[in-house]
Molecule: transfer RNA
Organism: Elusimicrobiota bacterium
């Protein structure tokens, strides 16, 4: 340099164009003589910029970054 795949809660993964959801971690509360376990709540995210659409994480272009390939 071209080609191909990624980028979503802190962290690991979902999500057919139609309420962005788990598991784990964080906080509260139960429960326990204490701690962990358990259990029931709750905070917490779609890499930037643009476009199409009644709506975009999803489809389009253009950028940054990371993996692989070819050279």
């Nucleotide at each position: 340099u071209g080609c191909g795949g990624g980028a979503u809660a802190g962290u690991u993964c979902a999500a057919u164009g139609g309420u962005a959801g788990a598991a784990u971690g964080c906080c509260c509360a139960c429960c326990u003589g204490u701690c962990a376990a358990g259990u029931g709540g709750g905070a917490g995210a779609u890499c930037c910029c643009g476009g199409u659409c009644c709506g975009a994480g999803u489809c389009c272009g253009g950028g940054u970054c990371c993996c692989g390939c070819a050279g």